[in-house]
Context: one part of a larger RNA
RNA sequence: AGACGGGUCCCCGCACAAGCAGCGGAGCGUGUGGUUUAAUUCGAUGCUCCGCGAAGAACCUUACCUGGGUUUGAUAUAACAGUGGUAGAGAAGUGAAAACGGAUCGACCCUUCGGGGAGCUGUUACAGGUGUUGCAUGCCUGUCGUCAGCUCGUGUCGUGAGAUGUUCGGUUAAGUCCGCUAACGAGCGCAACCCCCAUGUUUAUUUGCCAGCAUUUCGGAUGGGAACUAUAGACAGACUGCCGAUAAGAAAUCGGAGGGAGGUGGGGAGGACGUCAAAUCAUCAUGCCCUAUAUGUCCUGGGCUACACACGUGCUACAAUGGUCGUUACAGAGAGCAGCUACACAGUGAUGUCACGCGAAUCUCAAAAAGGCGAUCUCAGUUCGGAUUGUACUCUGCAACUCGAGUACAUGAAGUCGGAAUUGCUAGUAAUCGCAAAUCAGAAUGUUGCGGUGAAUGCGUUCCCGGGUCUUGCACU
Numbered sequence: 001a002g003a004c005g006g007g008u009c010c011c012c013g014c015a016c017a018a019g020c021a022g023c024g025g026a027g028c029g030u031g032u033g034g035u036u037u038a039a040u041u042c043g044a045u046g047c048u049c050c051g052c053g054a055a056g057a058a059c060c061u062u063a064c065c066u067g068g069g070u071u072u073g074a075u076a077u078a079a080c081a082g083u084g085g086u087a088g089a090g091a092a093g094u095g096a097a098a099a100c101g102g103a104u105c106g107a108c109c110c111u112u113c114g115g116g117g118a119g120c121u122g123u124u125a126c127a128g129g130u131g132u133u134g135c136a137u138g139c140c141u142g143u144c145g146u147c148a149g150c151u152c153g154u155g156u157c158g159u160g161a162g163a164u165g166u167u168c169g170g171u172u173a174a175g176u177c178c179g180c181u182a183a184c185g186a187g188c189g190c191a192a193c194c195c196c197c198a199u200g201u202u203u204a205u206u207u208g209c210c211a212g213c214a215u216u217u218c219g220g221a222u223g224g225g226a227a228c229u230a231u232a233g234a235c236a237g238a239c240u241g242c243c244g245a246u247a248a249g250a251a252a253u254c255g256g257a258g259g260g261a262g263g264u265g266g267g268g269a270g271g272a273c274g275u276c277a278a279a280u281c282a283u284c285a286u287g288c289c290c291u292a293u294a295u296g297u298c299c300u301g302g303g304c305u306a307c308a309c310a311c312g313u314g315c316u317a318c319a320a321u322g323g324u325c326g327u328u329a330c331a332g333a334g335a336g337c338a339g340c341u342a343c344a345c346a347g348u349g350a351u352g353u354c355a356c357g358c359g360a361a362u363c364u365c366a367a368a369a370a371g372g373c374g375a376u377c378u379c380a381g382u383u384c385g386g387a388u389u390g391u392a393c394u395c396u397g398c399a400a401c402u403c404g405a406g407u408a409c410a411u412g413a414a415g416u417c418g419g420a421a422u423u424g425c426u427a428g429u430a431a432u433c434g435c436a437a438a439u440c441a442g443a444a445u446g447u448u449g450c451g452g453u454g455a456a457u458g459c460g461u462u463c464c465c466g467g468g469u470c471u472u473g474c475a476c477u
Base pairs, nucleotide, nucleotide: 001477002476004473005472007471010468011467012466013465015461016460019425020424021423022422026316027315028314029313030312031311032310033309034307035306042053043052064302065301067299068298069297070296073126077125078124079123080122081121082120083119088105089104093100094099108117109116110115128291129290131289133287137285138284141278142276144274149188150187151186152185153184154183155164156163157162168179169178170177194268195267196266197265199236200235201234202233203232204231205230209225210224213223214222215221239262242256243255244254245253246252318418322377323376324375325374326373327372328371334365335364336363339358340357344353345352346351384415389410390409391408392407393406394405395404431453432452433451434450435449436448437447
């Protein structure tokens, strides 16, 4: 000087407290451990792994296993030699396929017509490797932590390591700002500059809109309009700017006015010096090592989907603030041509047939759901709950046996609110309700977004956890 303390002082954070909803019990989904297996590919594995890499394992993917092929190779560059019925296409046959096979067909570019190029065959250098090492590395990432810190120049102090500045008094979300001060300045961070949302002005007016005027099949449908809504460009607006109080006539805090918005207006992006030899050689790149008739490569089938068990994370419930049936409203954000698919018809239904429109403010997905109104059930393992199983189907796709999703009918398990323990959340938040997208042939209870309805509580900082400043102790560096 640090690190540490079941030392001190001060301060902060959904850290506790106050509340709301959960998890832990049940069934199922999913990931992991373990076990099993020919293989159950590999990695992640305290906080910072475990719906994680994977925005989607039937084949492919695929890296694993079984078996069958192949060896200049599935692919690249170079050298030498060869090759015009050459390159290329390819029937029969064998085979699970890969592959072998070869009937038959059959070229191109430049040219000084000598040949050259491309291709192919052979030989050799080599290719190849999701093989090893993340403790040899780059890139990228997690975490402390969006915490308020981390440093430098010159000066000064100290024999020196170092200190000072950065401490102290206030203040702040903030090393934010003010004051004092052997310090004076500066840099990386903080904040602001960027994007979205909340108000207004203006410009534009179709595919969107419709106040007034007409027409009307009553549908902004048509003429028309440019007001309104909306869309999307440009600007304005918030700065403790104004007033009062407190404070040191400081920074600032509290209250008020005006205002759509008030003291960081609400979100996002943005992560200082560093820590964990943190993660990743399987995104990619790369050193060394290993492999080279295999640890490369092609293919068939299987496996990654196994199942005494344990854990994480979700979904659905245990019901009446509810279930079922009928009827009736109101979103936002997205996607669409190898696509979204209207209307009509068939089917109880998944869906099918026919087929309009739309590369989309025009058409379609599209029905929003919770909600409203009415009816029924009357506290029961039930008209709760839906696991499991049977039968018959639909769809995608060469192909749903291992191992897809969906539909109908039947079946109707556990479960009556969950021990110790434990998680999230402070406002349009929690809770609850549905909608969309990426991936994708098909396959979400996951993920990422979107809106609808919409709370309770916060006395406070003694305690638990994490963090920051100062100080003190120290058997650690």